[in-house]
RNA sequence: UUAGAGUUUGAUCCUGGCUCAGGAUGAACGCUAGCGACAGGCCUAACACAUGCAAGUCGAGGGGUAACAGGGGCUUCGGCCCGCUGACGACCGGCGCACGGGUGAGUAACGCGUAUGCAACCUGCCUGUAACAGCGGGAUAGCUCCCUGAAAGGGGAAUUAACACCGCAUAAGACCACGCUCUCGCAUGGGGACGGGGUAAAAUAUUUAUAGGUUACAGAUGGGCAUGCGUGACAUUAGUUAGUUGGUGAGGUAACGGCUCACCAAGACUGCGAUGUCUAGGGGUUCUGAGAGGAAGGUCCCCCACACUGGAACUGAGACACGGUCCAGACUCCUACGGGAGGCAGCAGUGAGGAAUAUUGGUCAAUGGACGCAAGUCUGAACCAGCCAUGUCGCGUGCAGGAUGACUGCCCUAUGGGUUGUAAACUGCUUUUAUAUUGGAAGAAUUGCGCUUACGAGUUAAGCGUUUGACGGUACAUUAUGAAUAAGGAUCGGCUAACUCCGUGCCAGCAGCCGCGGUAAUACGGAGGAUCCGAGCGUUAUCCGGAUUUAUUGGGUUUAAAGGGUGAGUAGGCGGUAAUAUAUGUCAGGUGUAAAAGAUCAUGGCUUAACCAUGGUUAGCACUUGAAACUGUAUGACUUGAGUGCAGGAGAGGUAAGCGGAAUUCCUAGUGUAGCGGUGAAAUGCGUAGAGAUUAGGAAGAACACCAGUGGCGAAGGCGCUUCUCUGGACUGUAACUGACGCUGAGGCUCGAAAGCGUGGGGAGCAAACAGGAUUAGAUACCCUGGUAGUCCACGCCGUAAACGAUGGAUACUAGGUGUAGGGGUUGUCAUGACCUCUGUGCCGCCGCUAACGCAUUAAGUAUUCCGCCUGGGGAGUACGGUCGCAAGAUUAAAACUCAAAGGAAUUGACGGGGGCCCGCACAAGCAGCGGAGCAUGUGGUUUAAUUCGAAGCAACGCGAAGAACCUUACCUAGACUUGACAUCUCCUGCAUUACUCUUAAUCGAGGAAGUCCCUUCGGGGACAGGAUGACAGGUGGUGCAUGGUUGUCGUCAGCUCGUGUCGUGAGAUGUUCGGUUAAGUCCGGCAACGAGCGCAACCCUCGUUGUCAGUUGCCAUCAUUUGGUUGGGCACUCUGGCGGGACUGCCGUUGACAAAACGGAGGAAGGUGGGGAUGACGUCAAAUCAUCAUGCCCCUUAUGUCCUGGGCUACACACGUACUACAAUGGGCGUUACAACGGGCAGCGAAACCGCGAGGUGGAGCGAAUCCCCAAAGGCGCCCUCAGUUCGGAUUGCAGGCUGAAACUCGCCUGCAUGAAGCCGGAAUUGCUAGUAAUGGCGGGUCAGCAUACCGCCGUGAAUACGUCCCUGUUCCUUGCACUCACCGCCCGUCAAG
Repeated sequence: UUAGAGUUUGAUCCUGGCUCAGGAUGAACGCUAGCGACAGGCCUAACACAUGCAAGUCGAGGGGUAACAGGGGCUUCGGCCCGCUGACGACCGGCGCACGGGUGAGUAACGCGUAUGCAACCUGCCUGUAACAGCGGGAUAGCUCCCUGAAAGGGGAAUUAACACCGCAUAAGACCACGCUCUCGCAUGGGGACGGGGUAAAAUAUUUAUAGGUUACAGAUGGGCAUGCGUGACAUUAGUUAGUUGGUGAGGUAACGGCUCACCAAGACUGCGAUGUCUAGGGGUUCUGAGAGGAAGGUCCCCCACACUGGAACUGAGACACGGUCCAGACUCCUACGGGAGGCAGCAGUGAGGAAUAUUGGUCAAUGGACGCAAGUCUGAACCAGCCAUGUCGCGUGCAGGAUGACUGCCCUAUGGGUUGUAAACUGCUUUUAUAUUGGAAGAAUUGCGCUUACGAGUUAAGCGUUUGACGGUACAUUAUGAAUAAGGAUCGGCUAACUCCGUGCCAGCAGCCGCGGUAAUACGGAGGAUCCGAGCGUUAUCCGGAUUUAUUGGGUUUAAAGGGUGAGUAGGCGGUAAUAUAUGUCAGGUGUAAAAGAUCAUGGCUUAACCAUGGUUAGCACUUGAAACUGUAUGACUUGAGUGCAGGAGAGGUAAGCGGAAUUCCUAGUGUAGCGGUGAAAUGCGUAGAGAUUAGGAAGAACACCAGUGGCGAAGGCGCUUCUCUGGACUGUAACUGACGCUGAGGCUCGAAAGCGUGGGGAGCAAACAGGAUUAGAUACCCUGGUAGUCCACGCCGUAAACGAUGGAUACUAGGUGUAGGGGUUGUCAUGACCUCUGUGCCGCCGCUAACGCAUUAAGUAUUCCGCCUGGGGAGUACGGUCGCAAGAUUAAAACUCAAAGGAAUUGACGGGGGCCCGCACAAGCAGCGGAGCAUGUGGUUUAAUUCGAAGCAACGCGAAGAACCUUACCUAGACUUGACAUCUCCUGCAUUACUCUUAAUCGAGGAAGUCCCUUCGGGGACAGGAUGACAGGUGGUGCAUGGUUGUCGUCAGCUCGUGUCGUGAGAUGUUCGGUUAAGUCCGGCAACGAGCGCAACCCUCGUUGUCAGUUGCCAUCAUUUGGUUGGGCACUCUGGCGGGACUGCCGUUGACAAAACGGAGGAAGGUGGGGAUGACGUCAAAUCAUCAUGCCCCUUAUGUCCUGGGCUACACACGUACUACAAUGGGCGUUACAACGGGCAGCGAAACCGCGAGGUGGAGCGAAUCCCCAAAGGCGCCCUCAGUUCGGAUUGCAGGCUGAAACUCGCCUGCAUGAAGCCGGAAUUGCUAGUAAUGGCGGGUCAGCAUACCGCCGUGAAUACGUCCCUGUUCCUUGCACUCACCGCCCGUCAAG
């Protein structure tokens, strides 16, 4: 003492990047701002600088006296003189100016840090010790005079002093050379004693006691030099170097040294990175981090470097000198144009640059420095003050009480309320701060002077007195007043603490990442509220962290990025067994160093804290003492690693030369005739000049069938007929030999498929390019016919591949099973067996590993060792540069810019012109159609004042609409109304209600008559009507992508799920898969599953059979009766409608797994779900509907509401869907004659009878219906028609009528007569149907005044076919692939065009 989160996906795990939360800053910007303390403050232009100041001092060194003051003298009172005194400009001289202060340009260096060394050095001032200072000399500045220049300045003459300068003397010691001698050291070498020889000193001042001077030694301080180690990037910088490396000698220096020079030698540095280029002052330390690290070097301290730029020396103890000199350069200034002056990276300050950084302040009071005996002078060092929220720390803006949780306001609301909120008001209290009053520091010690004491008796020490404060009347204290003077900033979708309303409507805007905004935005803007921090808060920039995302601690490399194509091998790294020695690494103790500050711990001082003070605490390096296991080194030894020998067998290992047969093509000749060839089908092509076919002969080149095998060999690439030459390697056995000789391997070297290149050959087949033919929308392809490079050989290049096991090499260890290749051994009943073992090569499978898939003694396991490589996707293996190559190109290898992903494995689905199984009128087998005609109807389109609206593949289109002349009606035109056509509430009045007249196109409007509702407690109330008022009504206006409800569809398909358990890191899986079976996830069996739910089935309705009960309106066998079940009678039958029976694979046989079940059979009215219906799982399609209804939001309100007239929805060059009628003889016409069921009926059905050709009319019986009424046609039996646009077909049109209705013009239906279109069975395509079905025939009903070819039902007649599942379509299940998941109508690539 280690924290994570968001973001790739439909979801998951992983890899991996991006982003966030933290801390920090010499910061800047935005908004805001009460006070204090302590710090900090040009990061940019080492850019340029106005002005002032920043280094002087000494008269106790000197000659002296320009200025000031004092004094003295003279005086004609105007003045003059005297250096006499205090002092002192300039000058000579001494010391200082090399410190202090600034900056970081340069410098990659002994520059810095650290540790050493100098036997190779210097050191002013200071301290100590020793010895000295004798005698002389000549100048020079100043001053005076002259000349010159604009100035700066310069020159000359005369004269003068010194602690300035010079000579001689002296020499203890010093230095030099020599002689002799002792001693020390790792080496060069050092130190000492003795002897004589040589060389070189000094300055004085005054207050007379000191200061200063000279020589020498030593110390201290400060420097100089050398060395070990450490201290950036780039190899797309690999070679550099002639004073270069060394030597000898000389010169030079304080000193060593190529530092310099002469000569000699040819070295020196470098892959442990020289040289070059770029960047950079270094350290103590600072920030961050758990640490290891990473980043930084501002303030403070140490070192270095620099002082306008470049160069040079002088002086000096010290400089190659920030405020010195000289030269050169740029710039600025002065000028009389001749010439001069200057250097803020000192403190302030100015301009410029910039996002950005302060006063032209005070004082030497303290600390320190220079000079001086001292007083003192100087000091922009320093101490202080000023400015700035730049940072850190501290304080305050009140405290307590106070609920009907007050009224009001803002905001929200479900309108009840909630919230702001104890907040306020109000009551009490306090006074830090503020404003005033009064007082008021510490920092002061010295020095000088005076006095006292002590002693060593002094220019000594101590004490006392006196004197000294810029800050500053500041800190601090005291009193008074009064809550009084003091709060903002950011945020509120997730990460991330904090939510609502309004506005906006992919606009405006936000955004750190993901992402918000297209009409209900917690994400934009505003508001209310909330959260976080607070005199600050946010943003931006930068650094570290999180990031184990460069991984030493602490990562990876089969598939995510990543194993070199391969080997032998250099440097390097690593290395078997036992022993001895040593001590390099290693470990332990000690010593020195590791400056201070900082950090940290403890204690203390400022009211506290920040801040400050005192004390303690180090890795490293050097030296030293010890230990000896491991490592290294040295020595000798060992045999198991490695190698050799000997004996064997195996092999497409390599190389070179020869040989062989089959096939192909070509050539020659023969036979022979019309085609051959090729394809999905064709054509190009070849062929009557004889192809193809066939026979024989010949030529050429290339490749080697069978054997042949997840068989063999090789390092990899690779190697295949056969014989021989030369040759490499592996394996087995043996244990004779060597004795660690080993493993790996950067760079370099070797080999290295195919294609390609060069030269020369060769060329049969095949075959890029190319040509032609096809295919196709096109087809620069796939297919076909040809065909050149090439493929082959020799020699030489190239050096790359999915060169793959996508898996580098070596060694050891870690369950097994089963094949196969090559050896060896043991055993045996010697048969071809069994067992053991080594080497290779496969499969399966534990442990373990892995994100999973999978790997698993041939590891992707457990370990060791060496090498290569990776660090998000794209840009890009590209550009530039280098190297190689003949070229093609190879190799090495970036950046700008851009994205928030790219990716791996696995999961669920969907999908596939993937596979398997199965089903369905899906196909097939059939029947009838549609598509052609006419007409009906719907839709599109067009038209229109309007042709209202919706529905749009299946699943819109005879659909909403079960029926538009008005109405309906929503549309259009024209005219009206405005609390309204309709609802509720309030007030007033009353005549409920209904004829009539006028007007109008009609509603509206005007007039006007009749008439008087219900209850009552008699007060009135209610209903209704009229009027008034406003709340409101109203809307078929919008949004089906805001919704409810309802519906369609997949699909009556057999599926869809859950609980528990189990498996998987997880999404998920299992169950539900599998073998059978079924119409069915139906059932059986098995199974890590066991159960359950919604679906299936059954339960419900109906038809088919029957029993029983009941017997009118139904029925009539028997008995009577009648025209007639009409009546009596009866309820057997039919029928009606209640309740039951019946069918369950129950029985038999076969098959099947002793199953489920299937097949066949019996019985039965019915047989395997008996037929039909109702019934529609989880879900899909933002499917349909706001115009059935309901409803959020938006919109209209004398209109988008309401009323009304007429019109429109019925239009018509056209296109489509769905029906009807036909095209005829299985028919049409006429006549005649049978047989139904479901149903409907009072504003109704309507009989008989009569009239009419008919539609229909008159009529009115009966019937609210098993009673009455409405009710068949095809069919049967006859006759005619005889294949024609007809006796088919009926459209269209004319005339005449009927019915409904106020009203049939736009725009109804029907009838009669007349007219008599198209159409002779329908192209591509396409629909329905499996049995009482299709087809065909009619009937009924709903809607409805009227209107049916539509719809919903009913009965009659009544078929054909199904081999079967290859295909089309749809679907279920399993499986497989996938870059899809908005799910193939997906995703996505390229080109072109536009913006």